Model confidence (mean pLDDT): 81 of 100.
A computed fold for a 73-nucleotide RNA from Candidatus Taylorbacteria bacterium RIFCSPHIGHO2_01_FULL_51_15, annotated as transfer RNA.
RNA sequence: GCCGAUGUAGCUCAGUUAGUAGAGCAAUCGCUUCGUAAGCGAUGGGUCGCCAGUGCAACUCUGGCCAUCGGCU
Numbered sequence: 001g002c003c004g005a006u007g008u009a010g011c012u013c014a015g016u017u018a019g020u021a022g023a024g025c026a027a028u029c030g031c032u033u034c035g036u037a038a039g040c041g042a043u044g045g046g047u048c049g050c051c052a053g054u055g056c057a058a059c060u061c062u063g064g065c066c067a068u069c070g071g072c073u
Stems, first nucleotide, its partner, number of pairs: 001072007010025004019056001027043005049065005
């Protein structure tokens, strides 16, 4: 330098024939216990990497950029 993959909650990841964004773990609170852990229930937490474009509507499609990983030279 060229090619490809990935980027979504604190962490690990779903969700793409476009239609109001979710799970598990973690956190907080409550129940239970003499107390802790475990268990059960509830709650909060996100401008979906950034900037544009298309479209009634974009996590999803298109272009550019950034970061990480891999391959080629």
It matches the Rfam family "tRNA". Rfam classes the family as a transfer RNA. Taxonomically the source falls in Candidatus Tayloriibacteriota (Bacteria, Bacteria candidate phyla).